[in-house]
RNA sequence: GGAGUUGGCCGAACAGUCGCGCUAUCCGCAAGGAUAGGGAGGAAAGUCCGGGCUCCAUAGGACAGGGUGCCAGGUAACGCCUGGGGGGCGAGAGCCUACGGCCAGUGCAACAGAGAGCAGACCGCCUAAGCUGCUUCGGCAGCCGGUAAGGGUGAAAGGGUGCGGUAAGAGCGCACCGCGCAGCUGGCAACAGCUUGCGGCACGGUAAACCCCACUCGGAGCAAGAUCAAAUAGGGGAACAUUUGCGUGGCCCGCGCAGUUCCCGGGUAGAUCGCUUGAGGUUCGUGGUGACGCGAAUCCCAGAUGAAUGACUGUCCACGACAGAACCCGGCUUACAGGUCGACUCGUUUU
RNA sequence: GCGGGCGUAGUUCAGCGGCAGAACAUCAGCUUCCCAAGCUGAGAACGCGGGUUCGAUUCCCGUCGCCCGCUCCA
Repeated sequence: GGAGUUGGCCGAACAGUCGCGCUAUCCGCAAGGAUAGGGAGGAAAGUCCGGGCUCCAUAGGACAGGGUGCCAGGUAACGCCUGGGGGGCGAGAGCCUACGGCCAGUGCAACAGAGAGCAGACCGCCUAAGCUGCUUCGGCAGCCGGUAAGGGUGAAAGGGUGCGGUAAGAGCGCACCGCGCAGCUGGCAACAGCUUGCGGCACGGUAAACCCCACUCGGAGCAAGAUCAAAUAGGGGAACAUUUGCGUGGCCCGCGCAGUUCCCGGGUAGAUCGCUUGAGGUUCGUGGUGACGCGAAUCCCAGAUGAAUGACUGUCCACGACAGAACCCGGCUUACAGGUCGACUCGUUUU
Repeated sequence: GCGGGCGUAGUUCAGCGGCAGAACAUCAGCUUCCCAAGCUGAGAACGCGGGUUCGAUUCCCGUCGCCCGCUCCA
C1' cells in the first nucleotide's frame, strides 16, 4: 500500500437577532410581564416480544388454547444478551444456525417409476438343483426359478470400499470406515474422546404435519384509571333473564354485583391528577472470560394536549442521510448521505 | 396514541401443501339490415423479500399498503 472481517462513537459547527411551549423566582387585582434554567432520536419508527404502572378478586382451581425449544449463566422479565457445544459456509479473521422427540401413535410424498414404506424383477445378470423338448451328445431352447452387483425413474430406492465366496449374487463371511446400544474417562451440562465391549445393519424423509415431552402464559390497556365542574328529554324501542344476566378475558367452578346488551334520541366537548426521580445518567473503585453485579461520590437532563423544539443573517465545510417524543423502561427488527476511532485476517512489495 | 382485520384476473369472491377457479367486465368470431340479448373461444392474477419442504397462494419470519373500532354524562 491492497483486499477483507469485526466492535464502538458521531451524524453539521460557531455567533447574533426574533419567536414557540415548560419549570422556578419576582412584579401585577387581573390580563400579562421580567430574569434564570433546561427543550427530540439512534432509531423517537414498526408495534414484534418482555416488564413496570392502573382497573378487573390478592389473579384462585380444572380443561381448552397460545408461546418457547442444544447447554450453562445474566436479568425485573423476555422469543433478548453473554459464554460454551453440535452442524454448515469461508483460504483465514470470522459469519450463519426454529438446533427437543418420527426405535408413543396417526398422517403425507403430486408427476415419473417395476417398486414409495416391515419395498421392488422393467432392462440386465445367472441356469448350480428340478421338469419338458431338440441334439452332430459338446450342448442349445423353454418352463420353474434365483439375483438388489450394473442400468433406468425419482427430491428420496433400506450403509460405503476392498477381499473372499457364489451358477450369478447378496453383511452371506471377513478387514477397514460409518452407524446404533452399553461401559469408561473429561466436563456443572450440552457434548467430546476411547488400541473398550456387544450388534451385521434391525434405525430412510417430513413435527415452520397432527401430536408427544419439558418449561411458561389470567385479561385489558394512560382513549388504563381517579377527582372536580358544566349541561339535559334522567326519555323511546328491541332482545335476554333468577336453572339468569353482568364483572371485556374461550368454557366450567369459585368470588363479587343485580339488571345487562344493542339501536334511536338528548347533553357536554372543560379542568386537575396519572406525567415523569427512573430496573436513571456520569466518574471512580471492585468481582466476573463475558453479559452483568456490588460499593462510593456526584448530577437532575422535554413533558405538550390543536399539541412547543423554529425562522432569518453572517462565518465555514465534505452543502447536511434516515427521520419528530405523547405513560415509562429493557430488547428485537427495519430505514440511514457521510465522517471517525480501535482490534484482527490474507495476499503483494520493500526493509 | 391503543387494539383488531384484510391483501388472489379490471371488479366481487372461491381455493385439505401437488397444473390457481367462478361470476361480471374486456377482446375476437358466429347470429342480425344494425344494436342488444344469446352461443363459441381467447387474454388476464396469488402485494414484496427471505426461510421450512422434493414441492408454498396455503406453513413460519420480516416488510409494504389498505380498512375498521376505541372519550365522558344520563